Source information:
Predicted 3D model of a 74-nucleotide RNA (transfer RNA) from a Clostridia bacterium. The sequence was found in a public genome assembly. The coordinates come from a structure-prediction model, not an experiment, and the mean pLDDT is 80. NCBI's taxonomy places the organism under Bacteria, Bacillati, Bacillota, Clostridia. It matches the Rfam family "tRNA".
[in-house]
RNA sequence: CCGCUCUUAGCUCAGUUGGAUAGAGCAACGGAUUCCGAUUCCGUAGGUCGGGGGUUCGAGUCCCCUAGGGCGGG
Numbered sequence: 001c002c003g004c005u006c007u008u009a010g011c012u013c014a015g016u017u018g019g020a021u022a023g024a025g026c027a028a029c030g031g032a033u034u035c036c037g038a039u040u041c042c043g044u045a046g047g048u049c050g051g052g053g054g055u056u057c058g059a060g061u062c063c064c065c066u067a068g069g070g071c072g073g074g
Stems, first nucleotide, its partner, number of pairs: 001073007010026004019057001028044005050066005
């Protein structure tokens, strides 16, 4: 320098052919249980989907630019 790939909640990750209000587990917080804790159960909150722009009635998903990580090639 070139190509491919990943980036979604604090962490690990789903999300099909563009569609309906963005999800799960763990963690956090509140409650129940307990003498207190742990475990278990119930509930709550938490996201500009890496950033910017575009296409579209509609974008996490498609296109362009860009940042960072990984792999390969020269």